[in-house]
């Protein structure tokens, strides 16, 4: 400090994810110690058990009980028992009385302010015990509980009667700086102080060792409590009005005290948009966690503040509760009962259940610290101290250490060489942390008492007593713990997640979109570093991972620190209230602001420094810090306040100008359209073509004449006017705004503007009107697969007027309103001034307006760019991922349509905006091509032949599917081919390698068998070494054994390699530079040109590669060289270049020439080119061919080879005979053959080229109608032979017919190849003579030596071609052109498409599963308001009942009170009605998701009627 994820790839915006740190956790798997913490986060759910508050005998009466002490008995000689003793200054159940139970533990339910933080006030107060201090305690009196006595009750608790004591209680005296009543002087914003006066009002001589200690008053302190007051504290406005004690005042009570705290009157306030009122969450703060801060989240443990103590209520005692372990009274629950009553309250500490992912011992001990009574010694303390549970966290240590390579042995991987694990063990030497085991053993303890001295004070005293020093003594839960020290032993102690990228760390095997993985991307369909597992590796480590929250990174709420033309996002546009913000100067003022200073911001924590535990966690001490708020003292630029001035911001007044700005009334013309009347005939509209419609009852077309309505051609223009919606003939009236000049006048009056208020297209809505044209709905007629559209013919609302509503649009410049500032150029409109000019008018030069180009800048680009989207300031507004949704509830507004405000559950990892390349368009633009068009010939009908599909079958072996499969593979299936099926057989095998035995190899025969194969017998011994024979070698053949061998099994989607297409199309690319953030872009576009990215010119490009083209082969002329088998002009010769002879010529087959836009004209940019023409055998690539650029199609082949993985081994391998591959209602590609006279038959007759030939061509010669057949010459070939070429030409016959055409198909009889022509081969004689008379739709091929037509020849092959392959005769028509069609190049546009248009993607309906909404209802929760009710309790009032203190007039006296009663006030309940919210429903809406359902095709290209609001 970043990554990851939209795309083919860029960038931006923008959400989603992660890496980090933290946790009272929890889950999963492990687990050896020790220290420091921490430990019901859920039911404020309910609790058995114990135990957490008690002391004081030095306040009291009293002794039931324990101990002392005396005695008496028993005996066990120190025990039991039993009696005495209260002078034993031990001691105590109970009980009076005092102080404590308000502290200290616990919780967080409630409370958004009766809280809580911080800084104040108290001149409005309290205060036990403590501290200090002042002055005192005189004089008397009446009860009463313990207890007796007698009694009610199951208890639990009482009732009467009587005794008695106080530091209890009472009454009177004294007393003040207290209360009061009145004066006087300070003093204060004010009701405050200090002084003196009236009248009032207390105590306990009480305890005890005679000192304390208690009690009561005075002032003060220290601590602690009460009120109060300013900021400071959550969310919701889809909570906007709330408030009758309500606000404020008198008078009163009340309270420790201020005050509606209460009441009585009187008035009519109080609070809110700077959020009242009402809902929803919550305990607040120190502090924790995280963050660079700012901040966000949080409020366990500790510490400070509050509120609670089973629910609710109201009190009482005390200084101090309305009281957690106190009371009373309703209510729920739980237990007890004798059915009459009664008792209880763990949110104390431990425990239980229950609730829950989930959270401990019924533990020891007051020895420390602290706390409460006591004088004290003690006594109590589940505060607290310890230990127990638990890796829950945090720190800390172990688990060994050195040496050790045959790199051991297994593991795994392997290219089979090795690698890895791995110095890692073993093995050799060591150490001894921890944990075992033996001893030893701390501090935390200091008091307080006790005893003993010493010394002061008090005293007469060395009593006592108190204080002070000394010594001794006396007190540890933890605990024989920390520590120490010895001992033995490497021995008891290592796991967990990951290893696809993010993110450190890879192989193998297993699975086979299946099991699963997953934080996000996304892994799994047979070669998975994503899954399970194995080895290996990385990371942490007594842990290690998962989940959950929280900050973080996220500047993804932006105060620091975003934004708003197109990505989410400027209100549709004025007015103008609160608010915000505001021009110069001067003076004051000191609120803001700035500086110093005091206070205070508890401790603990964070941080610094030292410091103790052996170090750290963790403790200690100082110390910094603490942005904070209050109070004082300056400062005075700047802001504000006040006062005064100014002119330039604003405005006003003249003089002048434009203008579809506005609102009324009025007048025009031109067109449709219908009426009236003439002329006129048969059609008119209307359309892609039509048809519905009008028309012989006279239309359309034309002439005149009239109605009516609505729009205003030309002018007209990125002109012009308005804030904006918007505004168009003309002419009148009335009215807004603006721009210009020029001087005067006000004196900041300004900007912006939340609510607020007007105006605000179109449609629409009421109400009356109007009504040609137009035209939603609707109707007809088309068009379609369908057409509820597009397109025609109709045609109503509406459109047009008033008046009222609605208030919204892609209401747009997708850019708020104001203001300054900041290069220019160039136009438009309005106006002023100069200058020239007599004027038109022409040049500057300025203001205001509205375009366009452009610099700097800005921006993701794209594009803005003095009309900013620059560079600032001011103010409003508004956005925070898509969806769901501008919905849906509620609320406001509308008559209604509806509009404003405006969510969430679910859901997806994307959604977008600008560019960029491509690839597409029912876009455009050039251009090429047998593409079409122009011709010639075919196919598609006939029949055959061959391929293929189907069918069919044991089998019909597989492969190849548009173009680019289908006379493909197969240049040739009868067996073999062969792979397929059936049957028979073999299993180290037909074939290879290696080991072993034996044995030559080989050949003949014979038997069973369809053969393979089995079984029999006969021959018959070889080569090379050594030799003398063994042995041994090498080939070959044979049994056995395993390793292995085979396989046309699968996988062309695991692939080399080869092919095919695109396409012989002109393209495809790189280095340097340079544009651009960047994909990329230029180069390669652009203007000619070409067959061509050919070349030429231009050009931020400069050169290059791969392809074009040439270079090669073939042919077309020529030379030269060479003649054999070839050739013959010239001499001879024959039947015949046969021979002699000659190489001149044709051939042949070698080197060479020739053609390059070379050359002349013209066109063109002085260019490349192009045109014409010369010459020439050939002319503009001459003609063929071979050559196939970067890629594409997961094109085709695992069955030509190679080959990774898989499956298979007495079988998917071999062997062998038969069979299929040839089947046959059917379709469909390739071909031949005809369908006839350009023709067929017959008869003569003429001219090639290229091949092949020894298991071959095979002459000539007999036979044979023929196929051949016998015989044998020549020839391994320019010599011989396959070999007569056909078509043609010549004459002759046929005469338009299913034929003298065509030949299929079928009878019969042959030939030849072949072990073998049944399934199943060609051919010949003879015979038989089918379809078929030029082929529907649709469609193929060719542009010249080509099509067409004719035949020859090869390869395969034993035979077997209508199929390939080659060759050569004869030998043509036709192209005007690039509009179409179809393919393809190049540029440019669009795009929502990138699997690329065979693309993308929308909406019903159907199913499925989720969440919302809405409902008749219906069950809860919470609140209000009515009424009723009304316990306890205070208050009031009554009191006839009772009544110890005091008073007195001594009584049946008063006075104080008591019980009772009644009665305001109020809980719990209970009525009646509202609001809010919630859970749940029959139906019922619409949303969302869901690999392959139905219907369409709406949208993206012009997406096929442009979208879009």
């Nucleotide at each position: 400090a970043g990554a990851g994820u939209u795309u083919g790839a860029u960038c931006c915006u923008g959400g989603c994810u992660c890496a980090g740190a933290a946790c009272g956790a929890a889950c999963g798997c492990u687990g050896g110690c020790g220290g420091c913490g921490u430990g019901c986060u859920u039911a404020a759910c309910a609790c058995a058990u114990g135990c957490a508050a008690g002391u004081c005998g030095a306040a009291c009466g009293a002794g039931a009980a324990c101990g002392g002490u005396a005695c008496u008995a028993g005996c066990u000689u120190g025990c039991u028992a039993g009696u005495a003793u209260g002078u034993c200054a031990g001691c105590u159940a109970a009980g009076u009385g005092g102080c404590g139970g308000a502290c200290g533990g616990g919780u967080g339910a409630g409370u958004a302010a009766u809280g809580u933080a911080u800084a104040g006030u108290u001149a409005a107060u309290c205060u036990g015990c403590c501290c200090u201090u002042u002055a005192g305690a005189g004089a008397g009196g009446a009860a009463u509980a313990a207890c007796u006595a007698c009694u009610g009750g199951a208890a639990a608790c009482g009732g009467u009667a009587g005794c008695u004591a106080a530091u209890a209680c009472c009454u009177c005296a004294u007393a003040c700086u207290c209360c009061u009543u009145c004066u006087a002087c300070c003093u204060u914003a004010a009701u405050g102080g200090u002084a003196g006066u009236u009248g009032g009002g207390a105590a306990a001589u009480g305890u005890u060792u005679u000192u304390u200690c208690g009690u009561g008053c005075u002032a003060g302190g220290a601590g602690g409590a009460g009120c109060u007051u300013g900021c400071g504290u959550a969310c919701c406005a889809u909570u906007a009005g709330c408030u009758a004690g309500u606000u404020g005042g008198u008078a009163g009570g009340g309270u420790a005290a201020a005050g509606g705290c209460c009441u009585a009157c009187c008035a009519a306030g109080g609070c809110a948009a700077c959020g009242a009122u009402g809902g929803u969450u919550a305990g607040c703060g120190g502090g924790u966690c995280u963050g660079a801060g700012a901040g966000g989240a949080u409020g366990a443990u500790c510490c400070g503040c509050c509120a609670c103590a089973c629910u609710g209520g109201a009190a009482c005692u005390g200084g101090a509760a309305c009281a957690c372990g106190g009371a009373c009274c309703a209510g729920a629950c739980u237990c007890c009962u004798a059915c009459g009553g009664g008792a209880g309250g763990c949110a104390g500490c431990a425990g239980u259940g229950a609730g829950g992912a989930a959270u401990a011992u019924u533990g020891c001990g007051c020895a420390a610290u602290g706390g409460g009574g006591g004088a004290a010694a003690c006594c109590c303390u589940g505060a607290c101290g310890c230990a127990g549970c638990g890796a829950c966290g945090c720190c800390g240590c172990g688990u060994g250490g050195a040496u050790g390579a045959u790199g051991a042995a297994g593991g795994c991987c392997u290219u089979c060489g090795g690698g890895u694990c791995g110095u890692a063990a073993a093995a050799u030497c060591c150490u001894g942390u921890c944990a075992g085991a033996u001893g030893g053993g701390a501090a935390g303890a200091a008091a307080u008492g006790c005893a003993u001295a010493u010394g002061u004070a008090c005293u007469a005293a060395u009593a006592u007593u108190a204080c002070u020093u000394a010594u001794g003594u006396u007190u540890g839960a933890c605990g024989g713990u920390a520590c120490c020290a010895u001992c033995a032993a490497a021995g008891g102690a290592a796991g967990c997640a990951c290893c696809g990228g993010c993110u450190a760390a890879c192989u193998c095997c297993g699975u086979g979109c299946c099991a699963g993985c997953a934080g996000c991307c996304g892994c799994g369909g047979u070669a998975a570093u994503a899954c399970g597992g194995a080895g290996g590796g990385u990371g942490c480590a007594a842990a290690c991972g998962u989940u959950g929250u929280u900050c973080g990174g996220a500047a993804u709420u932006a105060c620091u620190g975003g934004g708003c033309g197109u990505a989410a996002a400027g209100c549709g546009c004025g007015c103008g209230u609160a608010g915000g913000c505001g021009g110069u100067c001067u003076g004051u003022u000191a609120a803001g602001u700035c500086a110093g200073a005091u206070g205070u911001g508890a401790a603990a924590g964070c941080c610094c420094a030292u410091g103790g535990c052996u170090c750290a966690a963790c403790c200690a001490u100082g110390g910094a810090c603490g942005u904070g708020c209050a109070u004082u003292u300056g400062a005075u630029a700047c802001u504000g306040g006040c006062a005064g001035a100014c002119u330039u911001g604003a405005g006003u007044a003249c003089u002048g100008g434009a203008g579809g700005g506005g609102a009324u009334g009025g007048u025009g013309g031109a067109a449709u359209u219908c009426c009236c009347g003439g002329u006129g005939u048969a059609g008119a509209g209307g359309u892609g073509a039509a048809a519905u419609u009008c028309g012989u009852a006279g239309a359309u077309a034309u002439c005149g004449g009239g109605a009516g309505g609505a729009a205003u051609a030309c002018c007209g223009g990125u002109g012009g006017c308005g804030a904006a919606g918007g505004c168009g003939a003309c002419c009148a009236u009335c009215u807004g705004g603006c721009c210009a000049g020029a001087u005067a006048c006000u004196g900041a009056c300004g900007c912006u503007g939340a609510g607020g208020u007007g105006c605000g297209a179109a449609a629409g809505c009421g109400u009356g009107g109007g009504g040609a044209g137009c035209a939603a709905a609707c109707a007809g007629g088309a068009u379609u697969a369908g057409a509820u559209a597009c397109c025609c013919u109709g045609g109503u609302a509406g459109u047009c007027c008033a008046c009222g509503c609605c208030g919204u649009a892609a209401a747009c410049g997708a850019u708020g309103u104001c203001a300054a500032c900041u290069a220019g150029g160039u136009g438009u409109u309005g106006g002023a001034a100069u200058g020239g000019u007599u004027a038109a008018u022409c040049a500057u030069u300025u203001c205001a307006u509205u375009g366009c180009c452009g610099c700097a800048g800005c921006u993701a680009a794209c594009g803005c760019a003095u009309u900013a989207a620059g560079u600032u300031g001011a103010c409003c507004g508004c956005c925070u991922g898509g969806g769901g949704a501008g919905u849906a509830c509620g609320g406001u507004c509308g008559c209604a349509a509806g509009a404003u405000u405006a969510a969430a559950a679910c859901u997806c990892a994307a959604a977008g905006g600008a560019a960029u390349u491509g690839a597409c368009g029912g876009g455009g633009g050039c251009c090429c091509g047998c593409a079409c068009a122009a011709g010639c010939g075919g196919u598609g009908g006939a029949g055959u032949a061959u391929g293929u599909g189907g069918u069919u079958u044991a089998a019909u072996u597989c492969g190849a599917c548009g173009c680019a499969a289908c006379g493909c593979a197969c240049a040739g299936a009868a067996c073999c081919u062969u792979a397929c099926c059936u049957g028979g057989u073999c299993u180290u095998g037909a074939c290879a390698u290696c080991c072993c035995g034996a044995g030559a190899a080989u050949u003949u025969u014979c038997u069973g068998g369809a053969a393979a194969c089995a079984g029999a017998a006969a021959a018959g011994u070889g080569c090379c070494u050594c030799u003398u024979u063994a042995c041994g070698g090498a080939g070959g053949a044979u049994g056995g054994u395993g390793a292995c061998a085979g396989g046309u099994g699968c996988u062309g989607c695991a692939u080399g390699g080869c092919u095919g297409u695109u396409g012989u199309c002109a393209g495809c690319u790189c280095g340097u530079g340079u544009c651009g953030u960047g994909a990329g872009a230029u180069g390669u576009u652009g203007g000619g040109u070409u067959a061509a990215g050919u070349c030429c010119c231009g050009c931020a490009a400069c050169g290059a590669g791969c392809g074009c083209a040439a270079c090669c082969c073939c042919u077309g002329c020529c030379u030269u060289u060479a003649g054999u088998u070839g050739c013959c002009a010239u001499c001879a010769u024959u039947a015949a270049g046969u021979u002699g002879g000659g190489c001149a010529c044709u051939c042949u087959a070698g080197a060479g020439g020739g053609a390059c836009u070379g050359c002349c004209g013209g066109u063109g940019u002085c260019a490349a080119a192009c045109c014409g023409g010369a010459g020439g055998a050939a002319g503009g690539u001459g003609g063929g061919g071979a050559u196939g650029a970067c890629g594409u199609c997961a094109a085709g082949u695992c069955c030509u080879c190679a080959u990774g993985g898989c499956a298979u081994u007495u079988a998917u391998g071999a062997c062998c005979a038969g069979g299929g591959c040839u089947a046959c209602a059917c379709a469909c590609g390739u071909a031949c053959u005809a369908c006839a006279a350009u023709g067929g038959c017959a008869u003569g007759u003429a001219c090639a080229a290229a091949g092949g030939g020894c298991a071959g061509c095979g002459a000539g010669c007999u036979c044979g109608u023929g196929a051949g057949a016998g015989u044998c010459a020549g020839c391994g070939a320019a010599u011989c032979c396959c070999a007569u070429a056909a078509a043609g030409c010549a004459u002759g016959u046929c005469u338009c017919a299913g034929u003298c055409c065509g030949g299929a198909u079928u009878g019969g009889a042959g030939u030849c190849u072949g072990c073998a022509a049944c399934u199943c081969g060609a051919c010949u004689c003879c015979a038989u003579g089918a379809a078929g008379u030029u082929g529907g739709a649709a469609u193929c091929g060719c542009u010249a030596g080509u099509a067409a037509u004719c035949g020859u020849g090869g390869a395969u092959c034993a035979g077997c071609a209508u199929g390939c392959c080659a060759c050569g005769g004869u030998g043509a028509a036709u192209a005007c052109g690039u509009u179409c069609c179809c393919g393809g190049g190049c540029c440019u546009u669009g795009u929502a498409c990138a699997c690329a248009c065979c693309g993308c993607c929308c909406g019903u309906c159907a199913c499925a599963c989720c969440a919302c909404g809405a409902a008749a209802g219906u069950c809860g929760g919470u609140u209000g308001u009515u009424c009723c009710a009304g316990a306890a309790g205070c208050g009031a009032u009554u009191g006839a009942g009772c009544u110890a203190a005091c008073c007195u007039u001594u009584a049946u006296g008063g006075g104080c009170g008591c019980a009772g009663g009644c009665u305001a006030c109020c809980a719990a309940g209970g009525u009646a009605u509202g609001g809010c919210u919630g859970g749940u429903a029959a139906c019922u809406g619409g949303g969302g998701u869901g690999a392959a359902g139905u219907c369409g095709u709406a949208a993206c290209a012009a997406g096929g009627u442009a979208a879009c609001c």
Small-subunit ribosomal RNA from an uncultured prokaryote, 1509 nucleotides, folded computationally.
The coordinates come from a structure-prediction model, not an experiment, and the mean pLDDT is 83.
The RNAcentral record of the sequence draws on ENA.